[in-house]
RNA sequence: UUUCCUCGAUCGCUGAAUCCUUUGCUUAAACUAAAGGAGCGGGGGAACCAUUUCCUGGGGUGAAUCUCUGCUAACGGUUAUACCGAGCGGAGUAGGGCUACUCUUUCGGUCCGAACCCGUCAGCUAACUUCGCAAGCGUGGAAAGAGGGAAGUA
Numbered sequence: 001u002u003u004c005c006u007c008g009a010u011c012g013c014u015g016a017a018u019c020c021u022u023u024g025c026u027u028a029a030a031c032u033a034a035a036g037g038a039g040c041g042g043g044g045g046a047a048c049c050a051u052u053u054c055c056u057g058g059g060g061u062g063a064a065u066c067u068c069u070g071c072u073a074a075c076g077g078u079u080a081u082a083c084c085g086a087g088c089g090g091a092g093u094a095g096g097g098c099u100a101c102u103c104u105u106u107c108g109g110u111c112c113g114a115a116c117c118c119g120u121c122a123g124c125u126a127a128c129u130u131c132g133c134a135a136g137c138g139u140g141g142a143a144a145g146a147g148g149g150a151a152g153u154a
Stems, first nucleotide, its partner, number of pairs: 001152005011138004018038006039133006049123001057121001058118004066092007075085003095112005101147007
């Protein structure tokens, strides 16, 4: 100074959810089980500050909140159709993810917008204390800036 960033499952993505040591099992190793360490993540918990909060419950993890609407045989409330709750569905939405060297920004594309837990109780919170390290999936566009890597040329 020029070009490229390679189609990658022994890889990549969401997520805190990874790595290591010892013991046991084994011919040996791996897995599983137990104990521990590092690292990452969450809860409880003073002073000060904050709160007028509960009573109508309240709170936690998480992006997963909120609005409208349709259906409903059964379930609960109601004297009852109805209505409310609940359940099932639809359209949106606060917000969140992916789009393959990394980070930031922008423009497109695409997807999610759940679920579970505590149990009448918890604001923040140093010391202290306690819990988790799962589960599930498979993208293949572009531009700018910064950094990094590879291959050349002088």

Predicted 3D model of a 154-nucleotide RNA (c-di-AMP riboswitch aptamer (ydaO/yuaA leader)) from a Clostridia bacterium. Of the family's consensus pairs, 92% are formed in the model. The sequence was found by an Rfam model in a public genome assembly.